[in-house]
RNA sequence: AAGAUGAUCGCGGCUAUCUGGGUGAUAGACGAGGAAAGUCCGAGCUCCAUAGGGCAGAAUGCCGGAUAACAUCCGGCGAGGGCGACCUCAGGGAAAGUGCCACAGAAAUGUGAACCGCCGGUUUCGGCCGGUAAGGGUGGAACGGUGCGGUAAGAGCGCACCAGCAAUCGAGUAAUCGAUUGGCUAGGUAAACCCCAUUCGGAGCAAGACCAAAUAGGGAAGGGAUGAAGCGGCCCGCUGAGCCUUCCGGGUUGUGUCGCUGGAGCUUUUAGGUAACUGAAAGCCUAGAUAAAUGAUUGUCACCGCUUAGCGGAACAGAACUCGGCUUAUUGAAC
RNA sequence: GGGACAUAGCUCAGCUGGGAGAGCGCUGCGUUCGCAACGCAGAGGUCGCGGGUUCGAAUCCCGUUGUCUCC
Repeated sequence: AAGAUGAUCGCGGCUAUCUGGGUGAUAGACGAGGAAAGUCCGAGCUCCAUAGGGCAGAAUGCCGGAUAACAUCCGGCGAGGGCGACCUCAGGGAAAGUGCCACAGAAAUGUGAACCGCCGGUUUCGGCCGGUAAGGGUGGAACGGUGCGGUAAGAGCGCACCAGCAAUCGAGUAAUCGAUUGGCUAGGUAAACCCCAUUCGGAGCAAGACCAAAUAGGGAAGGGAUGAAGCGGCCCGCUGAGCCUUCCGGGUUGUGUCGCUGGAGCUUUUAGGUAACUGAAAGCCUAGAUAAAUGAUUGUCACCGCUUAGCGGAACAGAACUCGGCUUAUUGAAC
Repeated sequence: GGGACAUAGCUCAGCUGGGAGAGCGCUGCGUUCGCAACGCAGAGGUCGCGGGUUCGAAUCCCGUUGUCUCC
């Protein structure tokens, strides 16, 4: 982005004219989507209703911004992936606490563990005692890594360079980044329970309002100023009465009207902003059906394919209160 | 507007994250004159589909398809 344009018929509501009144005639402008789908979020609107606090529950989760709002969008930081252009993120906390880490392995509680190995001592030569965690093995992960020195053999034991942690300084609105110093070093998992920060009345257009018509505003039981009823659960508070619950019986349920389409609206130009978006000026009004209208035929042009004076084709799919997103289905183009 | 489910051919467990199971059915052997019953052994599974978390997912999370049920 989802063919464009004209003609002839056929539908729908609206406006205008004719008409005593019809909805009868004529004329005019208009008449399915980017997803109208899903109903995953947010709102506008309506009612409860005069509407406060707390607990539980639910949602979000780096920083800054946009927006009516959002779990959406934009920009940045960090992490991961990719040769790269770029892509993804459910991104707070593991020294607040409690759980889990099978099997393998010596060991996945706790500042401790020892299978092989290495070193020292001893030996009746089978082995025993002590030290060690650098080497090997297991594993997704083994209590910082690599290298050099040192040591009986080893170990941040010491040093250099990294990673982590803490402190100070600098840059930045911030997330965070950089530098210096330090002593050596405090597994993983929160889409585990949880902690922290922020937010949250409920129900929904089959909401609700009005008109018309009809009937029996009937009967019984229980509750009720020691408080009916007050719309997610519980508690407190507040308002406050001819009500609420259950059973029996009766009337009505109209192809009624409104809500129902002028909007957080759209188009063009312009200003600001990295962007999302915001401001200003001018212009435009584009379905409102109610068993459900929006269609059929045809000419020209455009697109795709082929057997090229021609023939054929064209995806997903239909409004029902509206709007901002997300997800799914589908044809093509651009970056 | 709310809730539940999908696992072997069928009916269902497992969903508190570490081997995928039971019954019926099927195949073979044994037993019997033969069948049934019984006994033994065996085969049969992308756990509806796709993605994610995690060392590891039937199990936890998200999306989607289908079925059932309540107001």
Predicted 3D model of RNase P RNA and transfer RNA as a complex of 406 nucleotides. Model confidence (mean pLDDT): 76 of 100. It holds a member of the Rfam family "Bacterial RNase P class A". Rfam classes the family as a ribozyme. Its family is annotated with dimeric ribonuclease P complex, tRNA processing and ribonuclease P activity in the Gene Ontology.